[in-house]
RNA sequence: GCAACAGGCCGGGUCAUCGCUGCCGCUCUCGGGCGGGGGAGGAAAGUCCGGGCAACACAGAGCAGCCUGCUUCCUAACGGGAAGGUCUUUGGUUUGUAAAAACCAGGGAACAGAAAGUGCCACAGAAAGGAUACCGCCCUGCUUUCGGGUGGGGUAAGGGUGAAAUCGUGAGGUAAGAGCUCACGGCUUGUCCGGGCGACCGGCGGGCAGGUAAACCUCAGGCGUUGAAAGGCCAAAUAAAUCCCGGCGGGGCAACCCGUAUAGCGGCUCGUUAUACAAUCUUCUUCGGAAGUGCGCCGGGAAGGGUAGGCCGCUAGAGCCGCCUGGCAACAGUCGGCCCAGAUAAAUGAUGACCCUGCACUUGUGCAGACAGAACCCGGCUUACAGGCCUGUUGCUUUU
RNA sequence: GGACCCUUAGCUCAGACGGUUAGAGCAUCUGACUCAUAAUCAGAGGGUCGCUGGUUCGAUCCCAGCAGGGUCCACGA
Numbered sequence: 001g002c003a004a005c006a007g008g009c010c011g012g013g014u015c016a017u018c019g020c021u022g023c024c025g026c027u028c029u030c031g032g033g034c035g036g037g038g039g040a041g042g043a044a045a046g047u048c049c050g051g052g053c054a055a056c057a058c059a060g061a062g063c064a065g066c067c068u069g070c071u072u073c074c075u076a077a078c079g080g081g082a083a084g085g086u087c088u089u090u091g092g093u094u095u096g097u098a099a100a101a102a103c104c105a106g107g108g109a110a111c112a113g114a115a116a117g118u119g120c121c122a123c124a125g126a127a128a129g130g131a132u133a134c135c136g137c138c139c140u141g142c143u144u145u146c147g148g149g150u151g152g153g154g155u156a157a158g159g160g161u162g163a164a165a166u167c168g169u170g171a172g173g174u175a176a177g178a179g180c181u182c183a184c185g186g187c188u189u190g191u192c193c194g195g196g197c198g199a200c201c202g203g204c205g206g207g208c209a210g211g212u213a214a215a216c217c218u219c220a221g222g223c224g225u226u227g228a229a230a231g232g233c234c235a236a237a238u239a240a241a242u243c244c245c246g247g248c249g250g251g252g253c254a255a256c257c258c259g260u261a262u263a264g265c266g267g268c269u270c271g272u273u274a275u276a277c278a279a280u281c282u283u284c285u286u287c288g289g290a291a292g293u294g295c296g297c298c299g300g301g302a303a304g305g306g307u308a309g310g311c312c313g314c315u316a317g318a319g320c321c322g323c324c325u326g327g328c329a330a331c332a333g334u335c336g337g338c339c340c341a342g343a344u345a346a347a348u349g350a351u352g353a354c355c356c357u358g359c360a361c362u363u364g365u366g367c368a369g370a371c372a373g374a375a376c377c378c379g380g381c382u383u384a385c386a387g388g389c390c391u392g393u394u395g396c397u398u399u400u
Numbered sequence: 401g402g403a404c405c406c407u408u409a410g411c412u413c414a415g416a417c418g419g420u421u422a423g424a425g426c427a428u429c430u431g432a433c434u435c436a437u438a439a440u441c442a443g444a445g446g447g448u449c450g451c452u453g454g455u456u457c458g459a460u461c462c463c464a465g466c467a468g469g470g471u472c473c474a475c476g477a
Stems, first nucleotide, its partner, number of pairs: 001396010012355007020039002023036005041371001045382002048380005053227004060270004065223005070084005085111001086109010112218002117216002119212003134159002136155008167185006186208005192203004231312004242302007249258003259277006281292004306475002319338004324333003356369006401473007410426004419457001428444005450466005
C1' cells in the first nucleotide's frame, strides 16, 4: 500500500435571492409591517417489545388465556444491553493403541424440565422403548442320500434397516455372548466434601435411563383493558322521533334496609360501585290477590338522519454536550454549559454560483449524488441504505 | 395515527393433531357425440403452498423476520 472480516462514526458543504410554518420583541389603520431566532432522521419506517401519560373503579380476588425462560448485573422497564457459565461447530496443535480429552483462534445457541405424566417417531427394519432374534454365532434333540434339513433354547459381539438401535475403546471371561467383570473414557444423579454471589467447576459415592416441550404439559416469573380518533373544555347540528330485546317488588312516617334488573366489566365467576324500580285499562277471584295490556322510566342493540369546527393535551425531557470520579463493561454520579420542530391534510422548500464525490467522453464540459419525510413522548429490537472516514485482526506485496 | 385479519393451480376455496405423490369446482387443452356449435361423456396438462431463515429425521401446517392485500375505529341524543 492492497484485500477480507468485525466494530464505531458521518451520510454533501458555503454564499446569495425568493418563499412556507411556529416563537419572541417593537409598531399598529387590528390586519399587516419591521427586526431577531428555530424548523426531519439514523433509521422519522415496521408497529415487533418495554415504559411514561390519559380514561375506565387511584384496578380487587380466583380460573381461563397470553408472554418470557442458563447466571449475575445494568435499567423507569423490557423479549434490550454488559460481563460470565455451559453446550455445539469450523480450523489448527498436543496427549493417547483406540475411545476420547486438553489448549489456541473464530462462529452459533427459543440454553428451565424428557429421571412427573400423556402423545408422536412416517417409509424401511425382526424390533422405535425397558426388544416376540431377519441373516449370523453357540448349545442341544431328531433325521440324513453326510452337502444338509428340522424342533427347542441361549445370544444384541458382527451383518443389514433407519434420522435415531439400549454407553464407547481395549482386555478378561464364556459353549457363544453380554457393564457380566476390570482399566481408561463419556453421560447422569446425590440431605456428600471443597471453590464460586450464581450459572457452574473439581473430587467422592451410586447408576447407564433413545429423540421430540418453536407437541400437550410441569415448574418459575410477569401481564387489568383501551390507546392522543386516549381524554378535558367550548361551539355547531338534529330525529327527546322509528324498530327490536330485557326489567319495572317488599318493609318503613322518614333516613334507610332487603330484593330485582341493567351497566362500569373487558373471556368467565366472585366481590364491589352507580342508576332505575310506573299510570291506566281488561278478565278471573276463595276479595288476600292472580293473569294480561304497556302511557312512561331505566338499560342494551339495529338501521337511519345531522355535525364533522376551535382551544388544551403538545413538546424542558428517564433531554443534549463536555471534563472528572467509580466500575472489566453495560452504566451510574458530581460539576459546568446549552434549549434543539410542533404542523393538522399537514410547513421544514425552490433557483443560481462556487466547491466535494462518482461516471462518461471531445479535457472542460455534460449527467448523477443512497435509503428515505416527524404526527403524544421516550428506551430498545428488526428491516432499508450510493458513498466516505476511523480503529482492530488476518493474509499478500514493497521499502528499510 | 391506532387495532386486527388474510395470502394454496388462471379464478373461488378445502387440506383434522407435521408423514412419503397437496385436492375439489369453474376455466384451458385433447378425444368422442353432431352437418356444425353448445350441452354431455372420457382423459390430460397446469403448484418454488407470498419470500427468507430457523425447530424437527421430515414443514402448506410450528416459530421468527420481511413483502403484498384487506377490514374496523370521530362527535352526539

Model confidence (mean pLDDT): 76 of 100.
This is a predicted complex of two RNAs, RNase P RNA and transfer RNA, with 477 nucleotides together.
It holds a member of the Rfam family "Bacterial RNase P class A". About the family: Ribonuclease P (RNase P) is a ubiquitous endoribonuclease, found in archaea, bacteria and eukarya as well as chloroplasts and mitochondria.